[in-house]
RNA sequence: CGCUGAGAUAGAGGCGCGGGGUCCAUCAGUACCGCUCCGGCAAGGGCAGGCAGCCGCCGGGAUGGGAAAGGGAACACCGCCGAAGCGUGGAAGGGCGGCCUGGUUGUUCCACGCUGGGUCGGCAGAAAAUAUCUGCCGGACUGUCACAGAGUUUUUUGUGAAGCGCUAUCAAUGGC
Numbered sequence: 001c002g003c004u005g006a007g008a009u010a011g012a013g014g015c016g017c018g019g020g021g022u023c024c025a026u027c028a029g030u031a032c033c034g035c036u037c038c039g040g041c042a043a044g045g046g047c048a049g050g051c052a053g054c055c056g057c058c059g060g061g062a063u064g065g066g067a068a069a070g071g072g073a074a075c076a077c078c079g080c081c082g083a084a085g086c087g088u089g090g091a092a093g094g095g096c097g098g099c100c101u102g103g104u105u106g107u108u109c110c111a112c113g114c115u116g117g118g119u120c121g122g123c124a125g126a127a128a129a130u131a132u133c134u135g136c137c138g139g140a141c142u143g144u145c146a147c148a149g150a151g152u153u154u155u156u157u158g159u160g161a162a163g164c165g166c167u168a169u170c171a172a173u174g175g176c
Stems, first nucleotide, its partner, number of pairs: 002176003007170005014081001016080004021075002024072001032065003036061006047102005084115009094105003116142002119139008144161007
């Protein structure tokens, strides 16, 4: 001096991701409350099983009132581009009858794993649900890179790969 590129910083993808907020619908004329009538004592009640249960409790009808949480759409805002999401296992609280066990749901944390991105369809699961979410399978689309071909001015076709990727800049107390 040159090459390399550990690492650092910035950035792209687009119906892109997350958060709380506002608002609307749903939940639902449900739960619950008032008034009234009738019935029941193990039926019913949260998914199953079990237990307790008569100065107690449960169910139903009519009628007058009548929610909320969780889940979601839209909007703007904020933070972002492994954004983030999910699965499996574990731990600790909470919700789901009056109680117990199991179950289930959701929260926080830990470990391991999966996914480039959204989207459409099918099936299954969660959910009050047709909303929405998740998993699996399939379709086309889209961004990136590699290889091969065409074109020749930066486009296009095919195949493949995966974000542990890609682009730009800097580049070692490393290596050649």